This is a predicted structure of a 78-nucleotide RNA (c-di-GMP-I-GGC riboswitch aptamer). The sequence was found by an Rfam model in a public genome assembly.

[in-house]
Order: sequence, then C1' cells, then structure tokens
RNA sequence: UCCGAGAAGGGCAAACCUGUAGUGAUGCAGGGGCGCAAAGUCUCAGGUCCGCAAUAGCGGAUAGCUGGGCUACCGAAG
Repeated sequence: UCCGAGAAGGGCAAACCUGUAGUGAUGCAGGGGCGCAAAGUCUCAGGUCCGCAAUAGCGGAUAGCUGGGCUACCGAAG
C1' cells in the first nucleotide's frame, strides 16, 4: 500500500412519525434503526426522479443507484 476479522474503540442512520422549507423530486431538525468498512466528501460520467418545456433542451434532486476523484480510524489472516 492492497485487504477487511467471531478484534478493539467508536461512527453514521433506511423506512416510518412529528415539525419545517420547497411548485415538486427532496432537504433540514427531533424521534426511530433497515443497514453501512468509507452510508466521510465531491454531480466529473452514466442512471433514475422533479419542474419548465416538448420529442431536442434548460434548471434542480438523488453521494444510502452505478462508476470515478479526494481524504480517513484500527490492524487479524493473506
């Protein structure tokens, strides 16, 4: 460095509910835990979703859809 344990210390937080922002997808806060070794972070490429359009395109959302970039705790086997 790759890698990821029947290890250690921890971390994050799905659906759903309440409040709130938004035309909406959805976001934020609280509760709640399905799960996650990057479920940390970045829309660079693709996908999907939303809005305006109309077959093109423009703008937005999703990083817990896939790929990729950057960073990172620990140290068994290999």